The prediction has a mean pLDDT of 75. This is a predicted structure of a 274-nucleotide RNA (Archaeal signal recognition particle RNA) from a Candidatus Woesearchaeota archaeon. The source organism's lineage runs through Archaea, Nanobdellati and Candidatus Woesearchaeota. Its Rfam family is "Archaeal signal recognition particle RNA". The family's RNA type in Rfam is non-coding RNA gene. Rfam links the family to the GO terms signal recognition particle, plasma membrane targeting and SRP-dependent cotranslational protein targeting to membrane, signal sequence recognition. The gene name in the source record is ffs.

[in-house]
RNA sequence: GGGCAGGCUAGGCCGGGAGGUUAGUCGUCUCCUGUCACCAUCAACCGACUUACGAUGGGGCUGAAGCCCAGAGAGAGGUUUGGCUGAGGCUUGCGGGUCUUGGUCUGGACGAUGAUACUCUGUCCUCAGGGACUGGCCUUCGUGGGAAUCGGGUCAGGCUGGGAACAGAGCAGCCCUAACCAUUUAGGUCGGUGCUCUGAGGGUAGCGGAGUUGAGAAAGGAUCGAGGUCAGCCCGCAAGUCCCAGUCAGGUCCAUCUUUGGGCGUGCCUGCUC
Numbered sequence: 001g002g003g004c005a006g007g008c009u010a011g012g013c014c015g016g017g018a019g020g021u022u023a024g025u026c027g028u029c030u031c032c033u034g035u036c037a038c039c040a041u042c043a044a045c046c047g048a049c050u051u052a053c054g055a056u057g058g059g060g061c062u063g064a065a066g067c068c069c070a071g072a073g074a075g076a077g078g079u080u081u082g083g084c085u086g087a088g089g090c091u092u093g094c095g096g097g098u099c100u101u102g103g104u105c106u107g108g109a110c111g112a113u114g115a116u117a118c119u120c121u122g123u124c125c126u127c128a129g130g131g132a133c134u135g136g137c138c139u140u141c142g143u144g145g146g147a148a149u150c151g152g153g154u155c156a157g158g159c160u161g162g163g164a165a166c167a168g169a170g171c172a173g174c175c176c177u178a179a180c181c182a183u184u185u186a187g188g189u190c191g192g193u194g195c196u197c198u199g200a201g202g203g204u205a206g207c208g209g210a211g212u213u214g215a216g217a218a219a220g221g222a223u224c225g226a227g228g229u230c231a232g233c234c235c236g237c238a239a240g241u242c243c244c245a246g247u248c249a250g251g252u253c254c255a256u257c258u259u260u261g262g263g264c265g266u267g268c269c270u271g272c273u274c
Stems, first nucleotide, its partner, number of pairs: 001274008011062004015033005023050005038058005066264009077253010088242011099227008110216001117212007124202008132193008142183004151176004159168003
């Protein structure tokens, strides 16, 4: 100095990446990916840090083995650009439908207890006239009530005058009437009407009546044509734009694997042997 065996320690491994966040790095968060393979506590107005091993504590395996950097290739995934396909939203345009009308076909509610068509007419409106009912006002007739006092008549009793006869004023009562109240008759005038009659004119969608005619026929559907609306709604097509999903291609980052080169490290103890 080499080999073999045992022990020890430093070391190594127990994951990495992208997004997000940040001036930036690492972590807590989300996602992708790898391994036989760690644990506890902490942290988004946050924790540690400044080219940055997240902080603190603990454990396992391995053990002088390895670790680090750079390049190339394969490659899961992220991100971005473009193409294609599909779904959806919005905008615009065009066409069609929805609307009106006509033709054709279909349909067949209903129909000789009368379809259809035509004529007349009521209901409705306007004007003129009459009636009925009804309200206000005025006049009038009759009846009843009606002055305690400012009305009349008659005025018991009482009062006044007188010698007396008698006279006078006069309360209550009774009678009368005025204003007024109630009711009634008649008339006038101004209105009103879920009413009615007559005449004239207008109108007729709906509902009804009458007459003539005498077998069709309403709605609905399809299709063709014309018009209108293009306000809205529905359907179809086209274009533009936004967004989502899938797929393909390129750029970029990159887990993981392969490979090439470089750097650092390859220690200590004991036994046997050459």